[in-house]
Description: Predicted 3D model of a 348-nucleotide part of an RNA (small-subunit ribosomal RNA, central domain) from a metagenome. The coordinates come from a structure-prediction model, not an experiment, and the mean pLDDT is 86. RNAcentral holds the full RNA, with entries from SILVA.
Context: one part of a larger RNA
RNA sequence: CUGGGCUUACAGGGUGCGUAGGCGGCGGAGGAAGUAGGGUGUGAAAUGCCUUGGCUCAACCAAGGCACAGCGCUCUAAACUCCUUUGCUCGAGUGAGUCAGGGGUACGCGGAACUUCCGGUGGAGCGGUGAAAUGUGUUGAUAUCGGAAGGAACACCGGUGGCGAAAGCGGCGUACUGGGGCUUAACUGACGCUGAGGCACGAAAGCCAGGGGAGCGAACGGGAUUAGAUACCCCGGUAGUCCUGGCCGUAAACGAUGAGCACUAGACGGGAGGGGGUUCGCCCCCUCCGGUCGCAGGGAAACCGUUAAGUGCUCCGCCUGGGGAGUAUGGUCGCAAGGCUGAAACUC
Numbered sequence: 001c002u003g004g005g006c007u008u009a010c011a012g013g014g015u016g017c018g019u020a021g022g023c024g025g026c027g028g029a030g031g032a033a034g035u036a037g038g039g040u041g042u043g044a045a046a047u048g049c050c051u052u053g054g055c056u057c058a059a060c061c062a063a064g065g066c067a068c069a070g071c072g073c074u075c076u077a078a079a080c081u082c083c084u085u086u087g088c089u090c091g092a093g094u095g096a097g098u099c100a101g102g103g104g105u106a107c108g109c110g111g112a113a114c115u116u117c118c119g120g121u122g123g124a125g126c127g128g129u130g131a132a133a134u135g136u137g138u139u140g141a142u143a144u145c146g147g148a149a150g151g152a153a154c155a156c157c158g159g160u161g162g163c164g165a166a167a168g169c170g171g172c173g174u175a176c177u178g179g180g181g182c183u184u185a186a187c188u189g190a191c192g193c194u195g196a197g198g199c200a201c202g203a204a205a206g207c208c209a210g211g212g213g214a215g216c217g218a219a220c221g222g223g224a225u226u227a228g229a230u231a232c233c234c235c236g237g238u239a240g241u242c243c244u245g246g247c248c249g250u251a252a253a254c255g256a257u258g259a260g261c262a263c264u265a266g267a268c269g270g271g272a273g274g275g276g277g278u279u280c281g282c283c284c285c286c287u288c289c290g291g292u293c294g295c296a297g298g299g300a301a302a303c304c305g306u307u308a309a310g311u312g313c314u315c316c317g318c319c320u321g322g323g324g325a326g327u328a329u330g331g332u333c334g335c336a337a338g339g340c341u342g343a344a345a346c347u348c
């Protein structure tokens, strides 16, 4: 490099948008670059093959013939690819109507719980554990009632449910806003798919500045346990967790399964919309989303199985024995932490 691969053995980029590029629906006409056929020229000599010949043979040498990847010119063909042009509607998109939804952003509001503070009742414990102790309480705790303040999260509904590209999203209301489905078939007429670079988004933790701080709680202190206990259990508790602005750019970012299109038995639940029937109990059908089981087929097996890991096509990413090592070095990004890119010696 190629063959071959990427759910679990090495291997799918965290996700999207999109540039170049690659690939591209149905029909008509023209062209003839690719493609196909013919002619012709060239393809030096040597080498190769065939036939002869010369050294006693052979190697070697000589002569004749053939072959030679291809390339140029020219004629022809027009199925396919391509180019130009013209048309089409089933791909794609737009319009109209309609529907569901934790999709996003901002603002406002609500109740339960919790903690603290104030006041009332009350009077000895409370708390905690396997058992205890640290802790807390006659300066009146715990318990209980009333009031005030604060921050964070939204029980039930809640689902085997929904939405989003992914990360993710859950109290209620309002405003603005993104996407999707269904019905219709009015419009555009291939406008498409993928996507190296690039740009944007990207849990948690972490970082910078300013706020906030109820509960929880790395670090830390104490009490236990233990041979020890830098832990598991208990009492405290700072960062942090929350908000605003900026950075970081990672993850078992997982379905460990890239995106798109087409095709290939069925069965049973769930969600959204539409059509038809109805005895108003509901029943039947269609499209889309999500799930389970399974035929064929696939697979090393586990399993996958119209949600493919089946059968094909297009495009991108990635793999190439284990360790060394996601290290060193260089480059680049970052305030830092570190990220991205990413070896070799050596060794088995």
Base pairs, nucleotide, nucleotide: 004319005318006317007302008301012316014201015200016199017198021194022193023192025088026087027086028085029084030083031082033081034080035077036076037075038074039073040072041071042070048066049065050064051063052062053061054060091191092188093187094186095184096183097182098181099180103177104176105175106174107173108172109171110154114150115149116148117147118146119145120144121143125136126135162169163168206247207246208245209244210243211242215241216240220236221235222234223233258315259314260313261312262311263310266293267292268291270289271288272287273286274285275284276283277282297304298303321348322347323346330341331340332339333338